[in-house]
Context: one part of a larger RNA
Molecule: small-subunit ribosomal RNA, 3' major domain
Organism: metagenome
RNA sequence: UGACGGGGGCCCGCACAAGCGGUGGAGCAUGUGGUUUAAUUCGAUGCUACGCGAAGAACCUUACCUGGGCUUGACAUCCCGGGAAUCCUCCAGAGAUGGAAGAGUGCCCUUCGGGGAACCCGGAGACAGGUGCUGCAUGGCUGUCGUCAGCUCGUGUCGUGAGAUGUUGGGUUAAGUCCCGCAACGAGCGCAACCCCUACCCUUAGUUGCCACCAGAUUAUGCUGAGCACUCUAAGGGAACUGCCUGGGUUAACCAGGAGGAAGGUGGGGAUGACGUCAAGUCAUCAUGGCCUUUAUGUCCAGGGCUACACACGUGCUACAAUGGUCGGUACAAAGGGCAGCUAAAUCGUGAGAUCAUGCUAAUCCCAUAAAGCCGGCCUCAGUUCGGAUUGGAGUCUGCAACUCGACUCCAUGAAGUCGGAAUCGCUAGUAAUCGCGGAUCAGCAUGCCGCGGUGAAUACGUUCCCGGGCCUUGUACG
Numbered sequence: 001u002g003a004c005g006g007g008g009g010c011c012c013g014c015a016c017a018a019g020c021g022g023u024g025g026a027g028c029a030u031g032u033g034g035u036u037u038a039a040u041u042c043g044a045u046g047c048u049a050c051g052c053g054a055a056g057a058a059c060c061u062u063a064c065c066u067g068g069g070c071u072u073g074a075c076a077u078c079c080c081g082g083g084a085a086u087c088c089u090c091c092a093g094a095g096a097u098g099g100a101a102g103a104g105u106g107c108c109c110u111u112c113g114g115g116g117a118a119c120c121c122g123g124a125g126a127c128a129g130g131u132g133c134u135g136c137a138u139g140g141c142u143g144u145c146g147u148c149a150g151c152u153c154g155u156g157u158c159g160u161g162a163g164a165u166g167u168u169g170g171g172u173u174a175a176g177u178c179c180c181g182c183a184a185c186g187a188g189c190g191c192a193a194c195c196c197c198u199a200c201c202c203u204u205a206g207u208u209g210c211c212a213c214c215a216g217a218u219u220a221u222g223c224u225g226a227g228c229a230c231u232c233u234a235a236g237g238g239a240a241c242u243g244c245c246u247g248g249g250u251u252a253a254c255c256a257g258g259a260g261g262a263a264g265g266u267g268g269g270g271a272u273g274a275c276g277u278c279a280a281g282u283c284a285u286c287a288u289g290g291c292c293u294u295u296a297u298g299u300c301c302a303g304g305g306c307u308a309c310a311c312a313c314g315u316g317c318u319a320c321a322a323u324g325g326u327c328g329g330u331a332c333a334a335a336g337g338g339c340a341g342c343u344a345a346a347u348c349g350u351g352a353g354a355u356c357a358u359g360c361u362a363a364u365c366c367c368a369u370a371a372a373g374c375c376g377g378c379c380u381c382a383g384u385u386c387g388g389a390u391u392g393g394a395g396u397c398u399g400c401a402a403c404u405c406g407a408c409u410c411c412a413u414g415a416a417g418u419c420g421g422a423a424u425c426g427c428u429a430g431u432a433a434u435c436g437c438g439g440a441u442c443a444g445c446a447u448g449c450c451g452c453g454g455u456g457a458a459u460a461c462g463u464u465c466c467c468g469g470g471c472c473u474u475g476u477a478c479g
Base pairs, nucleotide, nucleotide: 001479002478003476004475005474007473008472009471010470011469012468013467015463016462019427020426021425022424023423026318027317028316029315030314031313032312033311034309035308042053043052064304065303066302067301068300069299070298073127077126078125079123080122081121082120083119086103087102089100090099091098092097107116108115109114129293130292132291133290134289138287139286140282141281142280143278145276150189151188152187153186154185155184156165157164158163169180170179171178195270196269197268198267200238201237202236203235204234205233206232209228210227214225215224216223241264244258245257246256247255248254320420324379325378326377327376328375329374330373336367337366338365341360342359346355347354348353386417391412392411393410394409395408396407397406433455434454435453436452437451438450439449
């Protein structure tokens, strides 16, 4: 000087407490361990791995296995010879591939001999290739402590020196935020602000949006004319600064209350992550040193596997019901996506869906009925009109192809489950809980992920204790 302490003091955080809802028990989905396997490809492993890389494994993907092939190679550059490219057909084969036959000649230059560019075939070697190893050789990127308030420097001063001071102290703050003091005076990276969204208002603009006034039409509807008030859209601006008042405080920083205001003391949310820690993660995004491989650890193909299943764990979904289930009627969103696309209406089908056909390159058309809610009927506490697993049958759709191994529909079947041991998680407000909607990936496939809105709580006395962190101080046989 750090680190540590079942040392001390001060302080903070859904850390505890106060509450609400879960997980741990059940069924299923998904990831992991283990086991199995020809293979179940690889990586991630306390917090910080385990619905993670994977925003989508039937083939492809694919890296794994079995079998069948190739060896200048599936891909790049250079050299030589030949041919335009390309398209179509047949045979063998699981295909890769091998064999046969046909059509077809383009572009640029030209001395009309030919040459050149792109592409294809054959040949020789330089070389290609490697998701092979090393993340403990690395770059880049990322997680984490932690959006915690810290981490340092210049000059000066003190100390033989390591180093200290500044950064400590008294207050204060979300904050090393600010004030006061002080052998320190200044500065940098962080904090805050500047950026985006949201909450209020104004100006400009008024179609595809809107409909107050006027007119027309309709069973009805901004449907039409007219209009841009209003809503909204999207560009610019305003507004909040402890600015004002009262009290406290050291006359300070600041704190408590109040007024006005759409909003009040950082208004709410996001982006933003200091010096560093964990030889943290990634050589399988990519890049890259070294090593290894070169008729194979490269490459092409078919099939299989990544989907196995005595078991264990994580994360979720659905439930166990009456604040519910079911049937009928009825109301109100936001944010998105759409041309190899979204698809109206009509018709057919119990339905998944199909047929025909219309609009839309979209504030115009479509996806698209939001659901919980509200109004009525039935069920009456039961393994049930709860719950929906599992299984049988019949189908739909995507796609060369749903056997291994897709999603969905209908009929039948109707399992466990009656609120869950020890233990454990999330959340402080438009939050939790609950309800539906959309998107990426994607031919198809979502209980996952990323967003969107609807309804909308309870509780916080307090900081003794558990966990993590910050500052000061103390002890140490530790660095």